[in-house]
Model confidence (mean pLDDT): 81 of 100.
Predicted 3D model of a 117-nucleotide RNA (SAM riboswitch aptamer (S box leader)) from a Cyclobacteriaceae bacterium.
The sequence was found by an Rfam model in a public genome assembly.
Of the family's consensus pairs, 97% are formed in the model.
RNA sequence: CACUUAUCAAGAAAGGCUGAGGGAAAUGGCCCGAUGAAGCCUUGACAACCUGCCCUGACCAACGUGUCAGCGGUAAGGUGCCAACUCCAGCCCUGAGAAAUCAGGGAGAGAUAAGUC
Numbered sequence: 001c002a003c004u005u006a007u008c009a010a011g012a013a014a015g016g017c018u019g020a021g022g023g024a025a026a027u028g029g030c031c032c033g034a035u036g037a038a039g040c041c042u043u044g045a046c047a048a049c050c051u052g053c054c055c056u057g058a059c060c061a062a063c064g065u066g067u068c069a070g071c072g073g074u075a076a077g078g079u080g081c082c083a084a085c086u087c088c089a090g091c092c093c094u095g096a097g098a099a100a101u102c103a104g105g106g107a108g109a110g111a112u113a114a115g116u117c
Stems, first nucleotide, its partner, number of pairs: 002116007013043005021032003027089003044082001046080001049078002051075004055070005060064001086109001091106006
């Protein structure tokens, strides 16, 4: 990089260096930004996907330091994350509307985790 599965309306910022962009991607919109963007470093948070422990339930050839399940609890060890729903749209469908547009659903793409080659 590719593929599979799950989740994506919740949550969480200070300091230092630096100095103009940033919000993934063409486009459109709307935002953030010299009261300091992105990046790097430090510290601090947030979070239960993996993992550990506990609890509850089920299962058995095996009764075990067993296996499985839990939208139960707990712990920051492995990751992740700390403006706005993944910022919104875009492609398809449905509904409302004279239209502009609005609302809902889906696809695609993306992000993160776990796994596979």

It matches the Rfam family "SAM riboswitch aptamer (S box leader)". Gene Ontology term of the family: regulation of gene expression.